Transfer RNA from a Chloroflexota bacterium, 74 nucleotides, folded computationally. It matches the Rfam family "tRNA". Rfam's curators write: Transfer RNA (tRNA) molecules are approximately 80 nucleotides in length. RNAcentral holds the sequence, with entries from ENA.

RNA sequence: UGGGGUGUCGUCUAGUGGUAGGACAGCAGACUCUGAAUCUGCCAGCCGGGGUUCGAAUCCCUGCACCCCAGCCA
Numbered sequence: 001u002g003g004g005g006u007g008u009c010g011u012c013u014a015g016u017g018g019u020a021g022g023a024c025a026g027c028a029g030a031c032u033c034u035g036a037a038u039c040u041g042c043c044a045g046c047c048g049g050g051g052u053u054c055g056a057a058u059c060c061c062u063g064c065a066c067c068c069c070a071g072c073c074a
Base pairs, nucleotide, nucleotide: 001070002069003068004067005066006065007064010024011023012022013021018054026042027041028040029039030038047063048062049061050060051059
C1' cells in the first nucleotide's frame, strides 16, 4: 500500500428493514440463625459521521479501531 473479515449492555452472544433479546456479572428483595444455592425484580448496549426509507443494529457512502492474507522498503 492492496484485498478480506469483525465492531451490539461490564463480558460473551442473538437479532438480514417494523417494540434491541438471552446468558454470566452487578444491584435490590424473598428464602436462611448467617452465607452459598434457588426464586423474583432492576440496571445497562447497536464504533463515529452522512445518506436511502414512513421506518435502519440491518441497505449505501465515508472515517476509526482490531484481526487475517498478499506486496513494497529496510